Description:
The RNA shown here (c-di-AMP riboswitch aptamer (ydaO/yuaA leader)) has 129 nucleotides and comes from Desulfoscipio geothermicus. The sequence was found by an Rfam model in a public genome assembly. The model forms 92% of the base pairs in the Rfam consensus.
[in-house]
RNA sequence: AAUAUUUUGUCACCGAAUUCUCAUUUGGGAAGCGGGGGAACCAUUUUGGGGUGAAAUGCAAUUAGCAUGGGGCUAACACUUCGGUCCUAACCCGUCAGCUAACCUCGUAGGUGUGGAAAGUGAGGCACC
Numbered sequence: 001a002a003u004a005u006u007u008u009g010u011c012a013c014c015g016a017a018u019u020c021u022c023a024u025u026u027g028g029g030a031a032g033c034g035g036g037g038g039a040a041c042c043a044u045u046u047u048g049g050g051g052u053g054a055a056a057u058g059c060a061a062u063u064a065g066c067a068u069g070g071g072g073c074u075a076a077c078a079c080u081u082c083g084g085u086c087c088u089a090a091c092c093c094g095u096c097a098g099c100u101a102a103c104c105u106c107g108u109a110g111g112u113g114u115g116g117a118a119a120g121u122g123a124g125g126c127a128c129c
């Protein structure tokens, strides 16, 4: 000097999954965010059906292979556009659930590291007068 690995911190990403607080005891509580059940009115028709999620449909044939849709990232305040790049899973309920005010109830995990400081619009801050 270069490369690789590990650890810690900051920052950032997918996602609802964050913050504060009591206890120290195995555990709680609150706010915020998110999900489910649940009238009237309306809707629905029997083939079982339903839920979270972007994760569907058609060719095809065992795979993002090809399309059409759907979703994310490309940060340095936000949005949009262009270009680039990726994903299109998995799990659950158990014959039962349309919408749904009041009301009832549940979750608050897990996993990662983009680099065009590109363009436009807006917002904000500082300095000077």
Base pairs, nucleotide, nucleotide: 011113012112013111014110018031019030020029021028022027032108033107034106035105036104037103042098048096049093050092051091052090056068057067058066059065069088070087071086072085073084074083077122078121079120080119081118082116